[in-house]
Record summary
The RNA shown here (transfer RNA) has 73 nucleotides and comes from Candidatus Levybacteria bacterium RIFCSPLOWO2_02_FULL_37_18. Model confidence (mean pLDDT): 83 of 100. It matches the Rfam family "tRNA". By type it is a transfer RNA. Lineage of the source: Bacteria > Bacteria candidate phyla > Candidatus Levyibacteriota.
RNA sequence: GGGCCGUUAGCUCAGUUGGCAGAGCGUUCGCAUGGCAUGCGAAAGGUCACCAGUCCAAAUCUGGUACGGUCCA
Numbered sequence: 001g002g003g004c005c006g007u008u009a010g011c012u013c014a015g016u017u018g019g020c021a022g023a024g025c026g027u028u029c030g031c032a033u034g035g036c037a038u039g040c041g042a043a044a045g046g047u048c049a050c051c052a053g054u055c056c057a058a059a060u061c062u063g064g065u066a067c068g069g070u071c072c073a
Base pairs, nucleotide, nucleotide: 001072002071003070004069005068006067007066010025011024012023013022019056027043028042029041030040031039032038049065050064051063052062053061
């Protein structure tokens, strides 16, 4: 330098046909217990890496950039 893959909540990751952004764990609160562990319920938490483009509508499609991984040279 080139090819491919990845980037979504604090962490690990779904979201496969473009149409309300989600799960588990964690955090906070409540209930149950004398208390802890644990169980149940609820809540908070997101510029979907960034910049453009296409579209009525983009996490999703297109181009570029950045970072990480991998392969080739």